[in-house]
RNA sequence: GCCCCCAUCGUCUAGAGGCCUAGGACACCAGCCCUUCAAGCUGGCGGCAGGGGUUCGAAUCCCCUUGGGGGCA
Numbered sequence: 001g002c003c004c005c006c007a008u009c010g011u012c013u014a015g016a017g018g019c020c021u022a023g024g025a026c027a028c029c030a031g032c033c034c035u036u037c038a039a040g041c042u043g044g045c046g047g048c049a050g051g052g053g054u055u056c057g058a059a060u061c062c063c064c065u066u067g068g069g070g071g072c073a
């Protein structure tokens, strides 16, 4: 330099154009329970890397950028 793959709550992950004001697990916070803690139960908190485009509609498709990984030279 060229090519390919990846990026979603604090962490891991589901999602394949409309059923998603994005779901789950763990963590965290509050309450219940308990003599207390843990466990359990209930609730809460919290996310689509950034920008642009296509479309009636985009986490999802396309382009650019950024970051990470791999291959060739």
Stems, first nucleotide, its partner, number of pairs: 001072007010026004018056001028044005049065005